[in-house]
RNA sequence: GCUGGAGUAGCUCAGUUGGCCAGAGCAAUGGUUUUGUAAACCAUCGGUCGUGGGUUCGAAUCCCACCUCCAGCU
Numbered sequence: 001g002c003u004g005g006a007g008u009a010g011c012u013c014a015g016u017u018g019g020c021c022a023g024a025g026c027a028a029u030g031g032u033u034u035u036g037u038a039a040a041c042c043a044u045c046g047g048u049c050g051u052g053g054g055u056u057c058g059a060a061u062c063c064c065a066c067c068u069c070c071a072g073c074u
Stems, first nucleotide, its partner, number of pairs: 001073007010026004019057001028044005050066005
């Protein structure tokens, strides 16, 4: 330099026929329970969907450029 893949909550990920309020588990916080802790159960919190543009009535999803990481080729 070229090709392919990945980037979504603090962490691990799902969601890509464009429209359902952007979700799950773990973590965190609060509560119930216990003599106390842990476990269990219930609830809550947490996201500019890597960045910037474009298409569209509407974009995590489609198009373009760029950034970071991984793999391969040279």
Source information
A computed fold for a 74-nucleotide RNA from a Candidatus Bathyarchaeia archaeon, annotated as transfer RNA. Its mean pLDDT, the model's own confidence on a scale to 100, is 80. It matches the Rfam family "tRNA". It is annotated as a transfer RNA. The RNAcentral record of the sequence draws on ENA and MGnify.